[in-house]
C1' cells in the first nucleotide's frame, strides 16, 4: 500500500419551549411516537373463514450430508466441484448403462463416428524422381469448446492398448476413518465406455383454498322488484385451485339475467414463536433458566417549529459564517431472502513493499 471476512450505526445528540397523535387520569398533569430496509410482495407461518376436511389423477415446489427453528425454498456447520496466489467466494450439488431430443459454423467425422493431407505394401503407364487404381492404417498433421486415455519403450510392411512399465479414469473387491455426505490405502482386470437434465424425462420428499378489502357485532334504507331454466327423492342444486370417484347438505325450491337500496360506526388493532441483560450447554445455527422492560395504532392518514450547548462537513490565518447532504415513511403481527444506500466506526484475516 492492497484484498478479505464479521459486527455496528444510520447527519446528529441532548436540555428548555411550543404544536401535532395515542394511552392513563376528575383535572393538574405524566408516559409514549416510523426503517435497516419500513421497499419487493419473492418464500414460511400465526390469525379468520369456508369445507365433515378422504383417496386418485393431472400440476406444483425442493434436490449433497448432519444439525437448527413453529415453518421454510431459510439459518449453521460440513463433503464434492469451480474460481482465486492466499485470505476467502460461488454452487439450478439426485438420476446421462430407461428412453428421446440438442451440441451452429468448421471439419473425413461429434457417440454404433470417420479417412481431407500424410504413413506403408502392391498393380498400371511414365522416366522431369510423378500420375492412376487397389489394399491396410487411424500413430502424425489439420478442423473445433471438444475428436472414443496420457507419457515412453518395444513391436510392425506402416501403424494400433498389438504388448511392456508408469500414470489416470472405470468395473469389481478387502482393509482403515467419518452418525453422513464422503474420503484413505491396497489387489485384480488391457475393460478405456463425450457433454448437456437452467432439456423433456426418471427418482424422492412435500403442497386444501381464500384472505384483515379475512372476519364480528350495531345502525340505517329498499322494490317481501321482473323473466328465463331445472325440479318436487327416479335427487334439480349447492358445498372456496383443476378434474374423476366418494361424502356432506338438500325438498319446495335452486340456478341464470336485468333492475333498485346501503357504501356508516364500533370492532379486529397491537402483550407477542416479544426486548434487554446475566449464566449454562453447544464450532456454530440455537436453546435452557434467572432478572428485567411495555416500545406507534394512524383511518385521508399523527413526531413539526424555535433556542442554547456539544458532534459532523464546508469557506476561512482566526473571528466567523453557511449546511445537516444517502436509500427512503408503519397500516394485522411475525421468521427469513432480495433489491436500494452518502459519509462513517470497530475488529479478525491474506498478500505485496520497506525497516
Nucleotide at each position: 500500500g492492497g484484498a478479505g471476512u464479521a459486527g455496528g450505526a444510520g447527519u446528529g445528540g441532548u436540555a428548555g419551549u411550543u404544536g401535532c397523535u395515542c394511552a392513563c387520569g376528575c383535572g393538574a398533569g405524566u408516559g409514549a411516537g416510523a426503517g435497516g430496509a419500513a421497499a419487493g410482495u419473492c418464500c414460511g407461518g400465526g390469525c379468520u373463514c369456508c369445507g365433515a376436511a378422504g383417496a386418485g389423477u393431472a400440476g406444483g415446489a425442493u434436490g449433497c450430508u448432519g444439525g437448527g427453528u413453529a415453518a421454510c425454498g431459510c439459518c449453521c456447520a460440513g463433503u464434492c466441484a469451480g474460481g482465486g496466489u492466499a485470505a476467502c467466494c460461488u454452487g439450478a450439488a439426485g438420476g446421462a448403462a430407461a428412453g428421446u431430443g440438442c451440441c451452429g459454423c468448421a471439419g473425413a467425422g461429434a457417440a454404433u463416428a470417420g479417412a481431407c493431407u500424410u504413413c506403408c505394401a502392391u498393380u498400371u503407364c511414365a522416366u522431369u524422381u510423378g500420375a492412376a487404381g487397389u489394399g491396410g492404417u487411424a500413430a502424425a498433421g489439420g478442423u473445433g469448446a471438444a475428436a472414443c486415455g496420457g507419457u515412453g519403450a518395444g513391436g510392425u510392411a506402416a501403424g494400433a492398448g498389438c504388448u511392456c512399465a508408469c500414470c489416470a479414469g472405470u468395473a469389481a473387491g478387502u482393509g482403515g476413518g467419518g452418525u453422513g455426505a464422503c474420503u484413505c490405502a491396497c489387489u485384480u482386470a488391457g475393460c478405456u465406455u463425450g457433454g448437456u437434465a437452467a432439456a423433456c424425462c426418471c427418482c424422492a420428499u412435500c403442497c386444501g383454498g381464500a384472505g384483515c378489502a379475512a372476519g364480528a357485532u350495531c345502525a340505517a334504507a329498499u322494490a317481501g322488484g321482473a323473466a328465463a331454466g331445472c325440479a318436487u327423492u327416479u335427487g334439480a342444486g349447492g358445498g372456496u385451485g383443476a378434474c374423476u370417484c366418494g361424502c356432506c347438505c338438500g325438498a319446495a325450491g335452486c340456478u341464470u339475467u336485468c333492475g333498485g337500496g346501503u357504501u356508516g360506526a364500533u370492532u379486529g388493532c397491537u402483550u407477542g414463536a416479544g426486548g434487554u441483560g446475566a449464566u449454562a450447554a453447544g464450532u456454530a445455527a440455537u436453546u435452557a433458566u434467572c432478572a428485567u422492560c411495555c416500545c406507534a395504532g394512524a383511518u385521508a392518514a399523527a413526531u413539526g417549529a424555535c433556542u442554547g450547548c456539544c458532534c459532523c462537513c464546508u469557506a476561512g490565518c482566526a473571528a466567523u459564517g453557511g449546511g445537516g447532504a444517502a436509500c427512503a415513511g408503519a397500516a394485522c403481527c411475525c421468521g427469513g431472502c432480495u433489491u436500494a444506500c452518502a459519509a462513517c466506526c470497530u475488529a479478525c484475516u491474506c498478500c505485496g513493499g520497506u525497516u
Bacterial RNase P class A from a Bdellovibrionota bacterium, 355 nucleotides, folded computationally. Its mean pLDDT, the model's own confidence on a scale to 100, is 77. It matches the Rfam family "Bacterial RNase P class A". It is annotated as a ribozyme. A source record names the gene rnpB. RNAcentral holds the sequence, with entries from ENA.